The RNA shown here (transfer RNA) has 74 nucleotides and comes from a Candidatus Woesearchaeota archaeon.
Its mean pLDDT, the model's own confidence on a scale to 100, is 83.
The RNAcentral record of the sequence draws on ENA.
Rfam family: tRNA. Gene Ontology term of the family: triplet codon-amino acid adaptor activity.
Taxonomically the source falls in Candidatus Woesearchaeota (Archaea, Nanobdellati).

RNA sequence: GGGUCGGUAGCUCAGCCUGGGAGAGCGCUACGCUGAAGCCGUAGAUGUCAUGGAUUCAAAUUCCAUCCGACCCA
Numbered sequence: 001g002g003g004u005c006g007g008u009a010g011c012u013c014a015g016c017c018u019g020g021g022a023g024a025g026c027g028c029u030a031c032g033c034u035g036a037a038g039c040c041g042u043a044g045a046u047g048u049c050a051u052g053g054a055u056u057c058a059a060a061u062u063c064c065a066u067c068c069g070a071c072c073c074a
Base pairs, nucleotide, nucleotide: 001073002072003071004070005069006068007067010026011025012024013023020057028044029043030042031041032040050066051065052064053063054062
């Protein structure tokens, strides 16, 4: 230098193929329960979907560029 894959909640990830409600598990907070804690139950807070631009009525999802990481080729 060329190519492939990935970047979404504090962590691990799904959702992208086929555009329209941003989600799961763990964790966190409050309450219930307990002598207390754990377990369990109920409720709640999460987030510039890596960044910028384009297309579209509408973009995490499509297109372009850039940044970061892993791997392959040279």